[in-house]
Context: one part of a larger RNA
RNA sequence: GAUGAACGCUGGCGGCGUGCUUAACACAUGCAAGUCGAACGGACUCAUAUUGAAACCUAGUGAUGUAUGAGUUAGUGGCGGACGGGUGAGUAACGCGUAGAGAACCUGCCGUAUACUGGGGGAUAACACUUAGAAAUAGGUGCUAAUACCGCAUAAGCGCACAGCUUCGCAUGAAGCAGUGUGAAAAACUCCGGUGGUAUAUGAUGGAUCCGCGUCUGAUUAGCUGGUUGGCGGGGUAAAGGCCCACCAAGGCGACGAUCAGUAGCCGGCCUGAGAGGGUGAACGGCCACAUUGGGACUGAGACACGGCCCAAACUCCUACGGGAGGCAGCAGUGGGGAAUAUUGCACAAUGGGGGAAACCCUGAUGCAGCGACGCCGCGUGAGUGAAGAAGUAUUUCGGUACGUAAAGCUCUAUCAGCAGGGAAGAAAAUGACGGUACCUGACUAAGAAGCCCCGGCUAACUACGUGCCAGCAGCCGCGGUAAUACGUAGGGGGCAAGCGUUAUCC
Numbered sequence: 001g002a003u004g005a006a007c008g009c010u011g012g013c014g015g016c017g018u019g020c021u022u023a024a025c026a027c028a029u030g031c032a033a034g035u036c037g038a039a040c041g042g043a044c045u046c047a048u049a050u051u052g053a054a055a056c057c058u059a060g061u062g063a064u065g066u067a068u069g070a071g072u073u074a075g076u077g078g079c080g081g082a083c084g085g086g087u088g089a090g091u092a093a094c095g096c097g098u099a100g101a102g103a104a105c106c107u108g109c110c111g112u113a114u115a116c117u118g119g120g121g122g123a124u125a126a127c128a129c130u131u132a133g134a135a136a137u138a139g140g141u142g143c144u145a146a147u148a149c150c151g152c153a154u155a156a157g158c159g160c161a162c163a164g165c166u167u168c169g170c171a172u173g174a175a176g177c178a179g180u181g182u183g184a185a186a187a188a189c190u191c192c193g194g195u196g197g198u199a200u201a202u203g204a205u206g207g208a209u210c211c212g213c214g215u216c217u218g219a220u221u222a223g224c225u226g227g228u229u230g231g232c233g234g235g236g237u238a239a240a241g242g243c244c245c246a247c248c249a250a251g252g253c254g255a256c257g258a259u260c261a262g263u264a265g266c267c268g269g270c271c272u273g274a275g276a277g278g279g280u281g282a283a284c285g286g287c288c289a290c291a292u293u294g295g296g297a298c299u300g301a302g303a304c305a306c307g308g309c310c311c312a313a314a315c316u317c318c319u320a321c322g323g324g325a326g327g328c329a330g331c332a333g334u335g336g337g338g339a340a341u342a343u344u345g346c347a348c349a350a351u352g353g354g355g356g357a358a359a360c361c362c363u364g365a366u367g368c369a370g371c372g373a374c375g376c377c378g379c380g381u382g383a384g385u386g387a388a389g390a391a392g393u394a395u396u397u398c399g400g401u402a403c404g405u406a407a408a409g410c411u412c413u414a415u416c417a418g419c420a421g422g423g424a425a426g427a428a429a430a431u432g433a434c435g436g437u438a439c440c441u442g443a444c445u446a447a448g449a450a451g452c453c454c455c456g457g458c459u460a461a462c463u464a465c466g467u468g469c470c471a472g473c474a475g476c477c478g479c480g481g482u483a484a485u486a487c488g489u490a491g492g493g494g495g496c497a498a499g500c501g502u503u504a505u506c507c
Stems, first nucleotide, its partner, number of pairs: 001506003005503005012379006018372002020337001025335003029332003034079003039076002042073009055061002086290003095215004100210002105207002110203008118152001120150002127142006158183005164177005188195002216262003223253003228250004233245003265287004269280004292313005315326004343369001345368003351365001352363004382412004392403004416448001419442004426434001451496005456477003462491005472479002
C1' cells in the first nucleotide's frame, strides 16, 4: 500500500459498487420454462338466426335439434425445455492460454439461389364404457382427427456401386466433367395479404477433433506400461485415431524427471513494485467441469440433459404395508457449520431471451427497491466578531501559567436533515416497477449531527497523582522493586476523522 474481511469503541447524510471465502451439509414453503386454437379432433360457455316438444291457455314462455360467430381449454402435434441462471467438488489434463491444421467433420432457427409441394393408406390419444389399486398409476373394449405415422409417384440436383477423361497436390489422394445401374422427398393452414413444407448448393453463426509451445510442489517417489507401442483388416462415429475387435510384430515412456504422492478449476485481469518480479484468480468477461453419489442410454440439429427418463446406493417423506414420491451448487428463505456475509420485496416500464402471423403470454435473466460504514468517493456537524484573558478544571516556585477567541455575548448564513408546493428524462403513437424518486422553489430554527487511537526511542505529541518487579504494558528494544514523560486516572498535547484502532493475509 491492499482486502469479498472479522473483532472492539463510536456513528449524521448521499452517490456508486459490493455481501456464505466455512458444510459440493440437509432442506419446510412460494416462485424460477413455457408457448402456439392461423397444425388437429373434441369438450364447455356465450351471442345471433332458425326449429318448435310438454304445459299454461293463447299475450307469449320456451325443452330439443340445426347453422354461424366469439371465447376458454385437458389431450394429440410443433417449437423451446442443450439458452439464460448457479457452483468450483473433480481435473496437473490438449483442461486452459497462445499460435496453427483438416486432402478427417457436423450445424436447428437466420440470409441467398435453384427445383418442387401429386396421389393414397392404416392407426392412436382425447372421448365413452369398464377392470385393478389406498394412492401413484396401469390395463381392456369401442369411436375419431391432424403439419402425428407409413407406402406409392416424380428427381433439376443429391447419396451409393462400377468404370472413364482432364487438371492438381506434401503421402493416403483432391477438384472438375460426362456415363451406366440403383436409392431416398414433401403438409398443409389462411382473415387471400401471407405463413409454412421438401430437396440441393452456398453464406453466416455455433460446435466437435488434431497438433507446436507454455502451465504448482516433492527423488525421504526411479523405474513405469499389456490394448501397453506399432502394423494389416474390420467395426463404430458427424469425423482422423487401439476409440473398439481379430490376427501379426515387440515395442512405447523415463534424471530434458516417466510413474507415484500432495495441492489446484484455467485465463483476461486484480494487488504490490521504479521495473524485473512476487502474490492472487471475490465481483465483471471468456473457456472448462459439475448438478444428492455412481452408472446408462433415449429423444433431438444440438444433451449422455440442474428444475427429462432408467438402474443401483445413501437420506427424507406418504402408505390401507402390497407399493409409491423427492433432489435449492436457480431467487428468496430455514436449520446447521462458522470470527463472518442480506428481503420468503416490486415490475416485466427498459434491455435481452422462448413461443406466436399478431394481439399477447412466460421470464427470481434483467431492471429496481430493502438490509449491512463492507469498500471507494463527496458533503456536513457552522461562519465572522468577541480579553473583563469570565467561571470552571489542571498545575504551581502561590506571583502565576495552561485549556483560550475557546465559551458566553453580538452580527450572519442554511449545505445536509426536517416541513410545504411543483415535478422529470429514462418511451418511437400508447405503455414507468423505480417513484411523487432525482431535481427545482419557498418558509423555518445554530438548531438534529464526533469519535477513535496514541504521547520512552523507532514516531508527531508532557505534566500531576495513584501503584511500588504488585497491578499491569509491550510491534522490537524494553518499562514497573517509592520521585515511572513506558502501568492506571486526570489535565494538556499529537494523529486520523464518520470513522479510528486491533487481528489475519499478500507485496
Model confidence (mean pLDDT): 85 of 100. This is a predicted structure of a 507-nucleotide part of an RNA (small-subunit ribosomal RNA, 5' domain) from an uncultured bacterium. Rfam family: Bacterial small subunit ribosomal RNA.